The part of an RNA shown here (small-subunit ribosomal RNA, 3' major domain) has 471 nucleotides and comes from Candidatus Jorgensenbacteria bacterium GWA1_54_12. It matches the Rfam family "Bacterial small subunit ribosomal RNA". Its family is annotated with structural constituent of ribosome and ribosome in the Gene Ontology. It was read from a public genome assembly.
Context: one part of a larger RNA
RNA sequence: AGACGGGGGCUCGCACAAGCGGUGGAGCAUGUGGUUCAAUUCGAUGGUAAACGAGAAACCUUACCAGGGCUUGACAUUCCGGCGACGGUUUCCCGAAAGGGAUUCCUUCCUGACGCAAGUCGGGACGGCGGAACAGGUGCUGCAUGGCUGCCGUCAGCUCGUGUUGUGAAACGUUCCCUUAAGUGGGGUAACGAGCGCAACCCUCGCUCUCUGUUACAAGUGUCAGAGAGGACUGCCAUCCUAUAGAUGGAGGAAGGUGGGGAUGACGUCAAGUCAGCAUGGCCCUUAUGUCCUGGGCUACACACAUGCUACAAUGGUCGGCACAAUGGGCCGCGAAGCCGUAAGGCGGAGCGAAUCCCACAAAGCCGACCCCAGUUCAGAUUGAGGGCUGCAACUUGCCCUCAUGAAGUCGGAAUCGCUAGUAAUCGCGGAUCAGCAUGCCGCGGUGAAUACGUUCUCGAGCCUUGUACU
Numbered sequence: 001a002g003a004c005g006g007g008g009g010c011u012c013g014c015a016c017a018a019g020c021g022g023u024g025g026a027g028c029a030u031g032u033g034g035u036u037c038a039a040u041u042c043g044a045u046g047g048u049a050a051a052c053g054a055g056a057a058a059c060c061u062u063a064c065c066a067g068g069g070c071u072u073g074a075c076a077u078u079c080c081g082g083c084g085a086c087g088g089u090u091u092c093c094c095g096a097a098a099g100g101g102a103u104u105c106c107u108u109c110c111u112g113a114c115g116c117a118a119g120u121c122g123g124g125a126c127g128g129c130g131g132a133a134c135a136g137g138u139g140c141u142g143c144a145u146g147g148c149u150g151c152c153g154u155c156a157g158c159u160c161g162u163g164u165u166g167u168g169a170a171a172c173g174u175u176c177c178c179u180u181a182a183g184u185g186g187g188g189u190a191a192c193g194a195g196c197g198c199a200a201c202c203c204u205c206g207c208u209c210u211c212u213g214u215u216a217c218a219a220g221u222g223u224c225a226g227a228g229a230g231g232a233c234u235g236c237c238a239u240c241c242u243a244u245a246g247a248u249g250g251a252g253g254a255a256g257g258u259g260g261g262g263a264u265g266a267c268g269u270c271a272a273g274u275c276a277g278c279a280u281g282g283c284c285c286u287u288a289u290g291u292c293c294u295g296g297g298c299u300a301c302a303c304a305c306a307u308g309c310u311a312c313a314a315u316g317g318u319c320g321g322c323a324c325a326a327u328g329g330g331c332c333g334c335g336a337a338g339c340c341g342u343a344a345g346g347c348g349g350a351g352c353g354a355a356u357c358c359c360a361c362a363a364a365g366c367c368g369a370c371c372c373c374a375g376u377u378c379a380g381a382u383u384g385a386g387g388g389c390u391g392c393a394a395c396u397u398g399c400c401c402u403c404a405u406g407a408a409g410u411c412g413g414a415a416u417c418g419c420u421a422g423u424a425a426u427c428g429c430g431g432a433u434c435a436g437c438a439u440g441c442c443g444c445g446g447u448g449a450a451u452a453c454g455u456u457c458u459c460g461a462g463c464c465u466u467g468u469a470c471u
Stems, first nucleotide, its partner, number of pairs: 001471002003468003007465007015455002019419005026310008034301002042053002064296007073134001077133005083127002085107001087106002091102004108125007136285002139283003145279002147274003150270001152268001157196006163172003176187003202262004207230007216221002233256001236250005312412001316371007328359003333352002338347003378409001383404007425447007
C1' cells in the first nucleotide's frame, strides 16, 4: 500500500421491514445429476450451470452407436501421365441405401503448322481416370491465444502530469464540511490541472404547432400516418441554509426537479466461460480420429435437484347472447365468402407483394340461465376406440379432434423467490425457429392493485477510520 475482521462511524440497494403473488406438497412439460445402455454425442456446475449453447433431435440436423461402403477422398489449389467415350442417358444385376458391376443411345470446343480435301502433328480449355503435393478432423489443450460473453455493477469509482512531503516503499491531489442518483456540485485546503468513468449529446413514449396526404375517415377533412420545430431550465413564488451548492412546499403546465423506458458497462476481479459459432499456436489421426449410407440413439428410468404449466374451485365451473386492442407476419406465401363434416379438418378459390386483402372470432369483461360446497357439472393425468394434418416415412418418437375413461390433488414442512406503478397480479394476441411440432423465448396490448413506520437486524455495495502473526 492492499486484503480481511463474529472492529467502529456515515450512506445506499425490493437488502430487511410493510404488503401482494408465488416456489417447496400433487399431476404434467422441459433441463440437469445419477443409473442403465451398443450408443444414451459434447459443453455449461455456488452466487455468475441446470426451458443454458439449442430462435424447433422422426430422416436430415448429428458431432454418438451397430452394420455396409470409399481412399487425392464429400470440399480447395497446383503439377505430372495417359484418354477424348471420359461423361451424360436408357435398361439390367447384387444391395437396406451408399456403393459396385454390366449394358443401349448421344456426342466435345478453341487455336497454330502441313495439306485441294479427308486428315496428321503440336498447344490450350473442359470432363472424368491414374499418380504426386495435399485435403479433411465437432480429435486434445479456454492453464498457449484472438474475438466475444457472464459477475461484482449502471456500483461511483479508477488513474495520470507537474509540484510538495518522506531515507524509502509511498503519500497528498481523491481527505474535511454541506449537498447529490453520482469523485454531482459548492466551500475550505500543498496542492494546481487533466484523463477514463457520472451526466449530457442518441432512440422511444407522453403535450402543442407547422408541412405533406397514398390505401385511412363520411365529401375535404385530419381520427391517423410520416417529416420537422417548440416545450422543462429549480425558470417563477414562499420557507430553510454559510442566505453558496442545494432542500421542502406552491403556482402555472400535457409533463417538475434525472418526466417514463431503452441503448450506452471505467481501471480491474474470478488462470470465470467458450479450441463445438468463428479464427488460431502447439500436439495427435491419415485405407482413418477423414468421408458416404441404412437403421438405432440423443426421447432409456428405481431415484434426486432446477425452471415452468395446470389445478385443488363459487371473486368459481358450464351454456347462450353482446362488446372493446396493440405489436406483428404473408407469393414455393396469407388464404376470404360459400358448401361438407359434431370437430380437428376438407372442397373451394375471391382478394392481397399488402395503412387496401388475408392470418383474425381477442380473452378476461358485461347480460341471462343452471350448478349449491361434494373429490362435485372442481380438476384434468392416464388409458381404450375412432378420425384429421404435415411429411418419402409418425413403431421406437409429432401435433390436433371426437367419444369413452376419469388418477393424484381440498392451498402445501423446514426453507425460499419475484415485485415500488400502468409495476405486481391476471387475461388473451403476435413473431422468430419451422414441412410438421411451444407450458420455452422475444414482443404486444386489455383489466389493474396493496404497501414502504423505518434502517435495529439478514445479504450485497461505497467512503472514512481502527487492528492484524495475511500478501